Context: one part of a larger RNA
RNA sequence: GGAUGAACGCUGGCGGCGUGCCUAACACAUGCAAGUCGAGCGAAGCGCUUAAGUCUGAUUCUUCGGAUGAAGGCUUUUGUGACUGAGCGGCGGACGGGUGAGUAACGCGUGGGCAACCUGCCUUACACAGGGGGAUAACAGUUAGAAAUGACUGCUAAUACCGCAUAAGACCACAGAGCUGCAUGGCUAAGUGGUAAAAACUCCGGUGGUGUAAGAUGGGCCCGCGUCUGAUUAGGUAGUUGGUGAGGUAACGGCUCACCAAGCCGACGAUCAGUAGCCGACCUGAGAGGGUGACCGGCCACAUUGGGACUGAGACACGGCCCAGACUCCUACGGGAGGCAGCAGUGGGGAAUAUUGGGCAAUGGGCGCAAGCCUGACCCAGCAACGCCGCGUGAAGGAAGAAGGCUUUCGGGUUGUAAACUUCUUUUCUCAGGGACGAAGCAAGUGACGGUACCUGAGGAAUAAGCCACGGCUAACUACGUGCCAGCAGCCGCGGUAAUACGUAGGUGGCAAGCGUUAUCC
Numbered sequence: 001g002g003a004u005g006a007a008c009g010c011u012g013g014c015g016g017c018g019u020g021c022c023u024a025a026c027a028c029a030u031g032c033a034a035g036u037c038g039a040g041c042g043a044a045g046c047g048c049u050u051a052a053g054u055c056u057g058a059u060u061c062u063u064c065g066g067a068u069g070a071a072g073g074c075u076u077u078u079g080u081g082a083c084u085g086a087g088c089g090g091c092g093g094a095c096g097g098g099u100g101a102g103u104a105a106c107g108c109g110u111g112g113g114c115a116a117c118c119u120g121c122c123u124u125a126c127a128c129a130g131g132g133g134g135a136u137a138a139c140a141g142u143u144a145g146a147a148a149u150g151a152c153u154g155c156u157a158a159u160a161c162c163g164c165a166u167a168a169g170a171c172c173a174c175a176g177a178g179c180u181g182c183a184u185g186g187c188u189a190a191g192u193g194g195u196a197a198a199a200a201c202u203c204c205g206g207u208g209g210u211g212u213a214a215g216a217u218g219g220g221c222c223c224g225c226g227u228c229u230g231a232u233u234a235g236g237u238a239g240u241u242g243g244u245g246a247g248g249u250a251a252c253g254g255c256u257c258a259c260c261a262a263g264c265c266g267a268c269g270a271u272c273a274g275u276a277g278c279c280g281a282c283c284u285g286a287g288a289g290g291g292u293g294a295c296c297g298g299c300c301a302c303a304u305u306g307g308g309a310c311u312g313a314g315a316c317a318c319g320g321c322c323c324a325g326a327c328u329c330c331u332a333c334g335g336g337a338g339g340c341a342g343c344a345g346u347g348g349g350g351a352a353u354a355u356u357g358g359g360c361a362a363u364g365g366g367c368g369c370a371a372g373c374c375u376g377a378c379c380c381a382g383c384a385a386c387g388c389c390g391c392g393u394g395a396a397g398g399a400a401g402a403a404g405g406c407u408u409u410c411g412g413g414u415u416g417u418a419a420a421c422u423u424c425u426u427u428u429c430u431c432a433g434g435g436a437c438g439a440a441g442c443a444a445g446u447g448a449c450g451g452u453a454c455c456u457g458a459g460g461a462a463u464a465a466g467c468c469a470c471g472g473c474u475a476a477c478u479a480c481g482u483g484c485c486a487g488c489a490g491c492c493g494c495g496g497u498a499a500u501a502c503g504u505a506g507g508u509g510g511c512a513a514g515c516g517u518u519a520u521c522c
Base pairs, nucleotide, nucleotide: 001522002521003520004519006518007517008516009515010514013391014390015389016388017387018386019384020383021349026347027346028345030344031343032342035091036090037089040088041087044084045083046081047080048079051076052075053074054073055072060067061066098302099301100300107227108226109225110224111223112222113221114220117219118218122215123214124213125212126211127210128209130164132162133161139154140153141152142151143150144149170195171194172193173192174191177188178187179186180185200207201206228274229273230272235265236264237263240262241261242260243259244258245257246256247255277299278298279297280296281292282291283290284289304325305324306323307322308321327338328337329336330335355381357380358379359378363377364375365374366373367372394424395423396422397421404415405414406413407412429459430458431457432456433455434454438449466511467510468509469508470507471492472491473490477506478505479504480503481502487494488493
C1' cells in the first nucleotide's frame, strides 16, 4: 500500500447494487416452511333439485257445516355440485431449504475403468390387457383409558390385495454350435423343460396399466496421481493378509461366516496425537509464491446424542418409524408428548450480525387431463454507512480587505473572496398532475414490488460536513495552560518554568459521508 462477513470511537444527506451469528452443532414460546389428485374408491355432511307422505294452514268460494289448497317445516326418495372435511388408494414427502459437528478419508480435485452394477417420472420401438376370488379402513354398535391411543363384533368399495389363463420378448436350468476380446470372459441364432404380467377412469377429446429392448437423466463401486502439522509418536495389525467354499448385495470385494495358510503395513514416515469439511474460486503479489475457503456454484457429511431397520426406483430418511440416553412439557402417577444446523422470532453466549413483513405477479418445484391447490424455494419490501459505486451539501461576481476571533516588535499580520451584498441555478428536497417495462401462454383476464422508477409543473439556497493529524519518519505552527505532574507514544522518543511532541485555542495539512483506531492476511 492492498484486502475484510469485521468490531470500537466521533460524525452522518440521498440513491443503485450487494452483504449481514465468524461465538454456544447452546436451549427454544408462537406462527408458517409438503402437499396434491373426486378423471382410482366407498360412505357421510351441506346446498340445489324430482317425486311421495305428513304437519301447518295464506287466498278464494261458502248453505258457516265445509271445500280449495299457495308459500314453508319434517321424513323418505331421484338427480346434481369448480361444495366440505375425514378414510382407503396413487404420486410426491430421498427434491428444494439449513449447517460444517464429524471426517486427513477414494472425503475432495483431476484423469481413467465397470466384460462387476441400478435408474421412478421422460422419449422411442415392439407385444399385450382374458376370466375370477377373498378381505379391509371409513361407517355402525359395544368397550378400555385422564389423555395419547386402542380392543372386539358387524357391513362395504377400488387403479388396494391374491390365485388362474395367455408369453412376442425376458429370466432360470440342460446340452452343444459359430464369432470375438487385454484376463475372468462377451456376443449371436436355433433346441428342450420351467417361471413371472396387466386396471381401469372419462366431460368420449383423452388420461392411464403390463412385459421387453434401447436412449436420456440421476446414482453406485474400483483404480493412478495430488491433498496440513508433529519422530519430544517407531513399530502397528487377529477378519488382521491371502486362499477354498458358502451367504449377502443392484453389483465387485473379509462385506459376513466356516475351514486352511501366516501373512500385511512401515524412515519413500506405518501407527498414534493435534488441527481441518474439499474444490471452482477469493485476497495479495510483476510473477513464482503466500494466505483464505464468508456470499455464489459443484461434491461430501450431519439433522437433540447413540444405534437400528421398514417402505420405496431412490433413504438407513431434518419437519417418517422403533429402541436406548440426556433435556423440556402434560398427567387422574397407571402413562404419554417433543426435537428451528428451514423462515421469522426468544433467551443465552459474545466486541458483534436484521422483520414474529408482502406475494405466488415472474422463475422453478410437487400433485392434477385441466381449472387449480401448495411452495418462508423464489421474487420483493423493512432494518444496518457493513462494503463498492454514483450524486449532493450551491455557482458566478464581490475589498469598506467589514465586524469578531487569534496573534503582534502595537506599525501590523492572519482568518480572507471567506462572509455580508448582487445576480443565477434547482441536482437534491417538498407539493401537485401523468405514469410504466417486468405478462410468456389462442383470445379475455392476471403485478407483491407500486402510484415505485420515470416524465411534467410550481416553490425556495432552500433540507445536508465531519474526522484525523501538524517533532523526525510524514504533508501541515503559533499562543496560552501545565511543570518528569497531568499526560502522549507505531519506532526514535517528548514532559523537571518560554514544550511546534501533553491539554486548549487560532491557523494549517490530509481524506471526506465518512474519518480514525484495533484485529487478521499478503